[in-house]
This is a predicted structure of a 484-nucleotide part of an RNA (small-subunit ribosomal RNA, 5' domain) from an uncultured marine bacterium. Its Rfam family is "Bacterial small subunit ribosomal RNA". The full RNA is in RNAcentral, with records from ENA and SILVA. The coordinates come from a structure-prediction model, not an experiment, and the mean pLDDT is 87.

Context: one part of a larger RNA
RNA sequence: AACGAACGUUGGCGGCACGCUUAACACAUGCAAGUCGAACGAGAAACCCGAGCUUGCUCGGGUGGACAGUGGCAGACGGCUUAGUAACGCGUGGGUAUCUACCUAGAGGUUUGGAACAGCUAUUGGAAACGAUAGCUAAUACCAAAUAUUCCCUAAGGGGGAAAGAUUGAUCGCCUUUAGAUGAGCCCGCGUCGGAUUAGCUUGUUGGUAGGGUAAAGGCCUACCAAGGCAACGAUCCGUAGCUGGUCUGAGAGGAUGAUCAGCAAGAUUGGGACUGAGACACGGCCCAGACUCCUACGGGAGGCAGCAGUGGGGAAUAUUGCGCAAUGGGGGAAACCCUGACGCAGCGAUGCCGCGUGAGUGAAGAAGGCCUUAGGGUUGUAAAACUCUUUCACCGGUGAGGAUAAUGACGGUAGCCGGAGAAGAAGCCCCGGCUAACUCCGUGCCAGCAGCCGCGGUAAUACGGAGGGGGCUAACGUUGUUC
Numbered sequence: 001a002a003c004g005a006a007c008g009u010u011g012g013c014g015g016c017a018c019g020c021u022u023a024a025c026a027c028a029u030g031c032a033a034g035u036c037g038a039a040c041g042a043g044a045a046a047c048c049c050g051a052g053c054u055u056g057c058u059c060g061g062g063u064g065g066a067c068a069g070u071g072g073c074a075g076a077c078g079g080c081u082u083a084g085u086a087a088c089g090c091g092u093g094g095g096u097a098u099c100u101a102c103c104u105a106g107a108g109g110u111u112u113g114g115a116a117c118a119g120c121u122a123u124u125g126g127a128a129a130c131g132a133u134a135g136c137u138a139a140u141a142c143c144a145a146a147u148a149u150u151c152c153c154u155a156a157g158g159g160g161g162a163a164a165g166a167u168u169g170a171u172c173g174c175c176u177u178u179a180g181a182u183g184a185g186c187c188c189g190c191g192u193c194g195g196a197u198u199a200g201c202u203u204g205u206u207g208g209u210a211g212g213g214u215a216a217a218g219g220c221c222u223a224c225c226a227a228g229g230c231a232a233c234g235a236u237c238c239g240u241a242g243c244u245g246g247u248c249u250g251a252g253a254g255g256a257u258g259a260u261c262a263g264c265a266a267g268a269u270u271g272g273g274a275c276u277g278a279g280a281c282a283c284g285g286c287c288c289a290g291a292c293u294c295c296u297a298c299g300g301g302a303g304g305c306a307g308c309a310g311u312g313g314g315g316a317a318u319a320u321u322g323c324g325c326a327a328u329g330g331g332g333g334a335a336a337c338c339c340u341g342a343c344g345c346a347g348c349g350a351u352g353c354c355g356c357g358u359g360a361g362u363g364a365a366g367a368a369g370g371c372c373u374u375a376g377g378g379u380u381g382u383a384a385a386a387c388u389c390u391u392u393c394a395c396c397g398g399u400g401a402g403g404a405u406a407a408u409g410a411c412g413g414u415a416g417c418c419g420g421a422g423a424a425g426a427a428g429c430c431c432c433g434g435c436u437a438a439c440u441c442c443g444u445g446c447c448a449g450c451a452g453c454c455g456c457g458g459u460a461a462u463a464c465g466g467a468g469g470g471g472g473c474u475a476a477c478g479u480u481g482u483u484c
Stems, first nucleotide, its partner, number of pairs: 001483003005480005012356006018349002020314001025312003029309003034073003039070002046063008080267003089192008098184002103180008111145004120135006151160003165172002193239003200230003205227008242264004246257004269290005292303004320346001322345003328342001329340004359389004369380004393425001395420005403411001428473005433454003439468005449456002
């Protein structure tokens, strides 16, 4: 000098930041990812019209559009955490054997058919979760055929491969392909903590051939062949650790560190696995196994806050079960709009930084009181009182934005502005032996105690405790911890 700090004493206001560093411990409750009826079938409530009559319910038609279902896109982003990882994980600089939904630009196409499955109806199993059987049905869901500018394979002869429609008639889509943009995969050079009281390590190991696999190179995998590969320039093993931009310190070199913000990586109760998809081996998806919790009719089921709040626990220690989608951004939709604990705000906390205030001027009878005293006085001290003023902040009343654009403001009647009242509501903490700015009295008597180091205290203690006085900093001041 610094801090994501804590503790003690004290505490007026505002702005901007920041706020589980410990148990990646366990979690009650609510919310955090939906949306599209302009892809599709069906269609409750309610309302309207008509008919029948049993006069208030039956049927038919229409409007309507709920809850579900098929289908599409999005749930791979955003948000959280740092357990693991000493590694091409990260940083930096290169490379290519690759993919890329939505978006942009170009070229071409969008033909003909078919069979189902949910929902639904009927029957039925189960405590539940959830099913089973039979029947019916639509589509931008599924399948077949046709065609092929380009495209793919090829032994260069040939072979293979596509589509979907909707509408309010403006358009929006769908398929093939080329290029771009964006994002990603993979490879390489260099850099990246400590230990040798860790010296040898390795059998898919190192290389080759052939094949498989992948979007893609490759022992990535398999078979065969060879016997290699790494290591004192530290292999292997052990410990520790997310990395970086940065941050703190320092004149710098360096040292320490990696909260908030940004980039990358990794993880989502523990371990494993794949499915779908352009993209995951997927936090709020699936399957299996383990631990734990809960429900059960004992047959079987359900769950995963390292999302936002919140609870218990741990701890020296870290906040509200708040408001709003008004703004910015994201998803869906043609749009209206819907969703969004991202985000914008508010609440709590002197946790930090910064700013402001707690009054100003005059005022000596140097009042009273306190303390000291050589008893004369000195000091507190212009300090107070008193007089004359001012009103920042806070308070009361009024007015009242910008953020939003024609409309829409959570914040919020907020910020600001105007007026009013009244010195009124607002000062403490540490220290005073030397280092180190600041001294006397009383009490105590190696006791009680102090202490960062040196050291004080055993009867005159400027070092302990109190008082008066003084010094320092100030809404803070000290102490402890850690780093330079």